[in-house]
Record summary: The RNA shown here (transfer RNA) has 71 nucleotides and comes from Loxodonta africana. The coordinates come from a structure-prediction model, not an experiment, and the mean pLDDT is 83. It matches the Rfam family "tRNA". Its family is annotated with triplet codon-amino acid adaptor activity in the Gene Ontology.
RNA sequence: GCAGUGGUAGUUCAGUGGUAGAACUCUUACCUUCCAAGCAAGAGACCCGGGUUCGACUCCCAGCCAAGGCA
Numbered sequence: 001g002c003a004g005u006g007g008u009a010g011u012u013c014a015g016u017g018g019u020a021g022a023a024c025u026c027u028u029a030c031c032u033u034c035c036a037a038g039c040a041a042g043a044g045a046c047c048c049g050g051g052u053u054c055g056a057c058u059c060c061c062a063g064c065c066a067a068g069g070c071a
Base pairs, nucleotide, nucleotide: 001070002069005066006065007064010024011023012022013021018054025043026042027041028040030038047063049061050060051059
C1' cells in the first nucleotide's frame, strides 16, 4: 500500500430497519450473629462525522482504532 473482519454498560458477548438485552460488576433491600453464597429491585452502553429512510446499533460513504492476511 491492497482487500476483507471487528468496534454496543466498567468487563465478556447478543441484537439482519420499529422502546438496546444477558452474564459478571456496582448500589440498595431481604436472609445471616457477621461474612460469603442465595433472592429481589435499581444504576450503567451503540467509536466519530455525513447520507438514505416516516424511522438507523442495523443500510451507504468517508474517517479513527484493533487483530490477522497479502504485498